[in-house]
This is a predicted structure of a 135-nucleotide RNA (FMN riboswitch aptamer (RFN element)). Rfam family: FMN riboswitch aptamer (RFN element). Gene Ontology term of the family: FMN binding.
RNA sequence: AGUCUGUUUCAGGGCGAGGCGAAAUUCCUCACCGGCGGUGAAGGGGCUGCGAUAUGCCCACAAGUCCGCGAGCCGAAAGGCAGACAGGGUAAAAAUCCCUGACCGACGGUACAGUCCGGAUGAAAGAAACGAUAG
Numbered sequence: 001a002g003u004c005u006g007u008u009u010c011a012g013g014g015c016g017a018g019g020c021g022a023a024a025u026u027c028c029u030c031a032c033c034g035g036c037g038g039u040g041a042a043g044g045g046g047c048u049g050c051g052a053u054a055u056g057c058c059c060a061c062a063a064g065u066c067c068g069c070g071a072g073c074c075g076a077a078a079g080g081c082a083g084a085c086a087g088g089g090u091a092a093a094a095a096u097c098c099c100u101g102a103c104c105g106a107c108g109g110u111a112c113a114g115u116c117c118g119g120a121u122g123a124a125a126g127a128a129a130c131g132a133u134a135g
Stems, first nucleotide, its partner, number of pairs: 005131006016030004031115002033105002035069004044059004064103002072081003085101005107118003
C1' cells in the first nucleotide's frame, strides 16, 4: 500500500398570484423545486510538447428524466414492486454542452397534494473527520 474495523459529525428543495366553490397551498391557469454514487466533449486550472485551434495526460467542478442507489410501497419471512426527453444547434464525436418545448415525483390525512400536515427530534444512499489493527 492493501484488507479488516471503531467512534463522531453531517446528509432534500419547493404554492407566490388569480379563478370556480360552502369547503381546495389538493381542482383549473400561471408559479416554484430537484437527494447520493458513477459516467461525461461544456466552461476553468495545470503538465508534456515546436504546436493541445495535435482529438494526449492530470486536477476540482459538471445529468431530476443515461447506469445504479437511497427514501417509499407489498410481504410473517424469503423475496418482490418502484417516475420521467424529445426536437434543433455546434462538433470528428452529444444520453451529459447550448437553445427550445415537454415530462416526472412514495405512503397516511384532507375537496383529488412533488410544494401543506403526519410517521420523522426517525431512517438512509453516502460524505467528512479522528482513530484502532493481526498476519